[in-house]
This is a predicted structure of a 1452-nucleotide RNA (small-subunit ribosomal RNA) from Homalomena aromatica. Its mean pLDDT, the model's own confidence on a scale to 100, is 82. RNAcentral holds the sequence, with entries from SILVA. It matches the Rfam family "Bacterial small subunit ribosomal RNA". Taxonomically the source falls in Homalomena (Eukaryota, Tracheophyta, Mesangiospermae, Liliopsida).
RNA sequence: ACAGUUUGAUCCUGGCUUAGGAUGAAUGCUGGCGGCAUGCUUAACACUUCCAAUGGCAGACGUGUGAGUAACAUGUAAGAACCUGCCCUUGGGAGGGGAACAACAACUGGAAAUAGUCACUAAUACCCCAUAGGCUAAGGAGCAAAAGGAGGAAUCCACCCAAGGAGGGGCUCGCAUCUGAUUAGCUAGUUGGUGAGGUAAUAGCUUACCAAGGCAAUGAUCACUAGCUGGUCCGAGAGGAUGAUUAGCCACACUAAGACUGAGACACAACCCAGACUCCUACAAGAGGUAGCCAUGGGGAAUUUUCCGCAAUGGGCGAAAGUCUAAUGGAGCAAUGCCGUGUGGAGGUAGAAGGCUCAUGGGUCAUGAACUUCUUUUCUCAGAGAAGAAGCAAUGACGAUAUUUGAGGCAUAAGCAUCAGCUAACUCUAUGCCAGCAGUCGUAGUAAGAUAGAGGAUGCAAGCGUUAUCCAAAAUGAUUGGGCAUAAAGUGUCUAUAGGUGGCUUUUAAAGUCCGUCAUCAAAUCCCAAGGCUCAACCCUGGACAGGCGGUGGAAAGUACCAAGCUAGAGUAUGGUAGGGGCAGAGGAAAUUUCUGGUGGAGCAGUGAAAUGCGUAGAGAUUGGAAAGAACACCAAUGGCAAAAGCACUCUGCUAGGCCAACACUAACACUAAGAGAUGAAAGCUAGGGGAGCUAAUGGGAUUAGAUACCCUAGUAGUCCUAGCCAUAAAUGAUGGAUACUAGGCAUUGUGCAUAUCGACCCAUGUAGUGUUGUAGCUAAUGCAUUAAGUAUCCCACCUGGGGAGUACAUUCACAAGAAUGAAACUCAAAGGAAUUGAUGGGGACCUGCACAAGCGGUGGAGCAUGUGGUUUAAUUCGAUGCAAAGCGAAGAACCUUACCUGGGCUUAACAUGCUGUAAAUCCUCUUGAAAGAGAGGGGUGCCUUUGGCAAUGUGGCGACAGGUGGUACAUGGCUGCCGUAAGCUCAUGCCAUAAGGUGUUGGGUUAAGUCCUGCAACAAGCGCAACCCUUGUGUUUAGUUGGCACCAUUGGGUUUGGAACCCCAAACAAACUGCCAAUGAUAAGCUAGAGGAAGGUUAGGAUAAUGUCAAGUCAUCAUUCCCCUUAUGCCCUGGGUGACAUGUGCUACAAUGGCAGGGACAAAGGGUCGCGAUCCCGUGAGGGUGAGCUAACCACAAAAACCCGUCCUUAGUUCAUAUUGUAGGCUGCAAACUCACUUGCAUGAUGCAGGAAUCGCUAGUAAUUGCCGGUCAGCCAUGCGGCGGCGAAUUCAUUCCCGGGCCUUGUACACACUGCUCGUCACACUAUGGGAGUUAGCCAUGCCCGAAGUUGUUACCUUAACUGCAGGGGGGGGGAGGGGGGGAUGCCGAAGGUGGGGCUAGUGACUGGAGUGAAGUCAUAACAAGGUAGCCGUACUGGAAGGUGCGGCUA
Repeated sequence: ACAGUUUGAUCCUGGCUUAGGAUGAAUGCUGGCGGCAUGCUUAACACUUCCAAUGGCAGACGUGUGAGUAACAUGUAAGAACCUGCCCUUGGGAGGGGAACAACAACUGGAAAUAGUCACUAAUACCCCAUAGGCUAAGGAGCAAAAGGAGGAAUCCACCCAAGGAGGGGCUCGCAUCUGAUUAGCUAGUUGGUGAGGUAAUAGCUUACCAAGGCAAUGAUCACUAGCUGGUCCGAGAGGAUGAUUAGCCACACUAAGACUGAGACACAACCCAGACUCCUACAAGAGGUAGCCAUGGGGAAUUUUCCGCAAUGGGCGAAAGUCUAAUGGAGCAAUGCCGUGUGGAGGUAGAAGGCUCAUGGGUCAUGAACUUCUUUUCUCAGAGAAGAAGCAAUGACGAUAUUUGAGGCAUAAGCAUCAGCUAACUCUAUGCCAGCAGUCGUAGUAAGAUAGAGGAUGCAAGCGUUAUCCAAAAUGAUUGGGCAUAAAGUGUCUAUAGGUGGCUUUUAAAGUCCGUCAUCAAAUCCCAAGGCUCAACCCUGGACAGGCGGUGGAAAGUACCAAGCUAGAGUAUGGUAGGGGCAGAGGAAAUUUCUGGUGGAGCAGUGAAAUGCGUAGAGAUUGGAAAGAACACCAAUGGCAAAAGCACUCUGCUAGGCCAACACUAACACUAAGAGAUGAAAGCUAGGGGAGCUAAUGGGAUUAGAUACCCUAGUAGUCCUAGCCAUAAAUGAUGGAUACUAGGCAUUGUGCAUAUCGACCCAUGUAGUGUUGUAGCUAAUGCAUUAAGUAUCCCACCUGGGGAGUACAUUCACAAGAAUGAAACUCAAAGGAAUUGAUGGGGACCUGCACAAGCGGUGGAGCAUGUGGUUUAAUUCGAUGCAAAGCGAAGAACCUUACCUGGGCUUAACAUGCUGUAAAUCCUCUUGAAAGAGAGGGGUGCCUUUGGCAAUGUGGCGACAGGUGGUACAUGGCUGCCGUAAGCUCAUGCCAUAAGGUGUUGGGUUAAGUCCUGCAACAAGCGCAACCCUUGUGUUUAGUUGGCACCAUUGGGUUUGGAACCCCAAACAAACUGCCAAUGAUAAGCUAGAGGAAGGUUAGGAUAAUGUCAAGUCAUCAUUCCCCUUAUGCCCUGGGUGACAUGUGCUACAAUGGCAGGGACAAAGGGUCGCGAUCCCGUGAGGGUGAGCUAACCACAAAAACCCGUCCUUAGUUCAUAUUGUAGGCUGCAAACUCACUUGCAUGAUGCAGGAAUCGCUAGUAAUUGCCGGUCAGCCAUGCGGCGGCGAAUUCAUUCCCGGGCCUUGUACACACUGCUCGUCACACUAUGGGAGUUAGCCAUGCCCGAAGUUGUUACCUUAACUGCAGGGGGGGGGAGGGGGGGAUGCCGAAGGUGGGGCUAGUGACUGGAGUGAAGUCAUAACAAGGUAGCCGUACUGGAAGGUGCGGCUA
């Protein structure tokens, strides 16, 4: 710091995914020890038990939890109107008197809890008086303290009042503190004032009256969520997420309300009441609250012991001893985390056994085990043994502790995940789109480095993986630090409010800004430096940091403020000027349609072609007249005006804005613009008019498989006007507005100036527009480029993956149609932009081919032959299947072949190698059998040498192996087909582009050709083309046998002599190159014509086939991986294995250009000894017998046929054509009688009279026609295949069209590449979701009713030891009255409850709407190419569905 993933490839945009760190975690596998931490995140769910009293103090601390709370709750910084037990300091004081009540005792009620009555008694408990004292309007009225105890004593501890302090607490306030506007208005004690009350204190805190305020787009109110902070985790930082443990604050203690006591509470282990729940009950009643510690149940993925001790630290009480303390100190459990440590170290190669692998050589586990030696952290046992203890002594839970000494002995101690890429690490076996894996891309369909196992390797390690969550990566919400022409994104346009921003000069002042300083920002944490535990984690000491807020002192260049000025921005006035700018009125001509009159007489109209339609009732055409409505030709333009929408005949009136010139006036008056307002094409709506043409809907006619369309004929709303709605468009420059700056060239509109002119141009130069080209710069690229998409500033709108969806709900607007605002669940890993190379187009340009056309002959109809499909069968072996399978593999299926089927047999085998035994081998006969085979007998004894060996062969045995036409051509080699003998396919270097790629190879010519020339950022080169090779056409030389014969002889005969001229044969050479001339062309390449020549422009034919394509064909030619069979899928044998139908390729024909019979001519090329076979004889013939010659220019096959001559047939199913059948033969062969050959003679004589749609071949020695030969082969189903010659035409205007191909260009949503891609309805399955009569539950506020406890008020009621009066000389006791207290009753407030309507949320709901997803369903084909009617946007109508049509708009 990146990386993977969209594509055939590329660059971008953009999402998804991964690697890192972290956790109070959970889970799977595994697990030695120690230290330090941490441990119910869920149900704020439910929770059991324990001993006198008075008085004082403490139970408001400590502990727990996070439900509530969006708030002065918290954080931070300030403030004034307050309180404060214990503690500290200071000053002063404590005199006199009195009356009770507990415990205890007795009695009574009750199940109990507990309650009541009666009778005693003390105090630092309680009461009264006095005094200090405080309050105050400063006059005084009223109110109103105290307590003693301990000690022998000094003295100590308590008590009361006042002032101050420390610490603690209450209150007020600035700023900060989550989300939602699909929550926009909220508020009645509400906001303020006065009086009164009340509090520790301020205050609507409370109340009476008065006023009508207060809050809110800087987000009130409402809803959802949430304890806040120091901090913690991540991050380079900015920042994001979080708020366990620890520390501060707050809130709560079953739920809700309330007060009492007290310094402090509205009180976790206190009280009262109500509610829910649990327990007890004798049914009257009563008790309880673990969110203290431990434990239990429950919930949950999930979280510990009903432990020890007050030894330490701390807290309460106490004078103290002491006591209480689940605070706390410790131990236990848990790998939950962090840190440390161990599981041994050294030597040791016979490179051990064993595993895995293998090319069988080896390699690897493995510088590892065994073995030798060493060590003892850890472990076991035994001994010693602290610190923590302060404060004389005593006191230790931890603790049999830490630590340490000795002994023993490698002894007690390694796993987990991964290994296709990202990402470190690879092989074998099994499986066979199955099982499975997967974070993403993806993997698995018989050779899986991706599944499972194994071996090996890699990573981490007492842990390792997985899951969940957070941050980072993510510049993927962008302040730092993004964008908006085409990828998501500029409001349709304008005006303007709030807000934001703002020209030049000087001044004031100091808000912002900057500098210094003070205080604060708790401790802990983080950071730095020391220190302590052996180190570390951990602990401890000190320092530093602390961006914020506040105080204070300064500075004054910028911004804001104050004051004064300026004119460059902006505006006003003046003079000109262009214009389809707007509104209203008036006028006009052409065209169209209709009506009417005349002429006229058969068609018109319409289309690709037609039809519907109009017309003898007179159309159309032509001509005279009239009416109506709508739109305004030419000018006209890339031109003008307007904010946009938009605006065009002419004239008039009213009116808005711009520009130019000159420079008078105002003096920043400006820019932008959320909400708001105005305007806003077409369609559409309401009301009233109007209605010529056009024309959604609709009718009819065509087209079509259908045609709810395209085409035609009709045609209504509408289009037009008036008044009012609607508010949207591809409302586009797909580009918000303003200002400034940054090269030019060309064109054009308005205007100014200079010059010139009679005038108009031209030319030069300003300014305001409108276009085009282009530099820098920018951009992913395309492109933009002074009219920016460049460089900068200001303000606004908008975007954050695709789909779902501009949908649902809700709200606002609208008459409606609808518009605006605008989600989620779910689903995918892409969707998208620009450019590249291909492919493709019912796009374009050019070229070519027996491609069409022009011709000739066929096929398709018949019969037969042959191959295939299908059917049949025990088997009909297998393969080939559009062109490019089908007379193909097969250049020969009766057995064999043969692979198939039936049946009979064999099992080391029919065949190969090895070991071992035996017999030489060969040969003959018999039995059985369909044969294979089985059984029996006979004959025979090899070679070398010396009793052994050798070689071949047969045979028995053994176990390695043999064998397979069994599978896979989608594992392969080799070979082959097609595009295609088509002209293409590439590379090195250079250059261009971010790149894929381009250039070269394109352009202009030319060619059969990427053939050549020329031009050119290209210059060279390679594979192809051509040439080189073979045959053919001409000549020369050489050679003349088996071939040839002109001359000379000769013969029946080139038979022979002779000859080497000719033919022929076969070897070498020559010849053709646009070489020559002319025209043309650019002077080139070339082309056209000509000469010469046997041949002329590749002479003709063959062989030769680039890069690649079709997973084309072949595992059955051969070879071969892997798999499969092994008494069988191997081997041997017998017998069997080609009908109806469809189709391909052929043969023969349908006849007279012919047929039959007779006679007569002329070839080439072949093969021949297991062969070709002459001659002669026999047979009607096939053929038989005989066997000369020939290993071939010698002999034979061998007769060439069409053709020629003349005879017959005379247009007919024939003297055409032959199929079929009968019968008698022949040949081959082991076998021909059949399945199942060929052939001969005689007899028979089916169908066929020129072939529908369609379709094939051929451009010259070609088509057509005619015979001959060969291979295979015993024979042959050959009419096939491959060769050979004979005879021998017609036509080509031309490239419009069909088919194939090449090059350039263009569009593309295709890349498996148009047999592509893709849209919508319908049908089926699943998923989430909207509506829905309702229904269920919760929350919130609210009206009314009822009204507990309680504070407070009232009281003609009841009661009362202390105080005061009355009565009494005093004391004691008693009585009655009052104050005060208590009780009862009652008023206000008041929780819960009841009841009513309302709001919000969630669940569920018959039925219903669309949406999404789903290997092979139905219907069509809307889009992508001109996608076959260009597409798309808005709107309206319409149709099974995509869609179609109308109107206006856009070019994407």